[in-house]
Notes: Transfer RNA from a Candidatus Omnitrophota bacterium, 73 nucleotides, folded computationally. The coordinates come from a structure-prediction model, not an experiment, and the mean pLDDT is 82.
RNA sequence: GGGGCUGUAGCGCAGCUGGGAGCGCAGCAGACUGGCAGUCUGUUGGUCGGGGGUUCGAAUCCCCCCAGCUCCA
Numbered sequence: 001g002g003g004g005c006u007g008u009a010g011c012g013c014a015g016c017u018g019g020g021a022g023c024g025c026a027g028c029a030g031a032c033u034g035g036c037a038g039u040c041u042g043u044u045g046g047u048c049g050g051g052g053g054u055u056c057g058a059a060u061c062c063c064c065c066c067a068g069c070u071c072c073a
Base pairs, nucleotide, nucleotide: 001072002071003070004069005068006067007066010025011024012023013022019056027043028042029041030040031039032038049065050064051063052062053061
């Protein structure tokens, strides 16, 4: 220098046929309990890596850039 994959909540990930942003853990509140543990119920939290484009509409399609992993040179 070139190719491929990945980047979504504090952490691990799903969403890949363009139309609701979700799951588990963690956090917070409450209930039960002798109990800071455990179980149950409820709940908060997101510039979907950044910028631009296409579209009525983009996490999802296109272009550029950034970071990580990997292959080739």
The RNAcentral record of the sequence draws on ENA. It matches the Rfam family "tRNA". Gene Ontology term of the family: triplet codon-amino acid adaptor activity.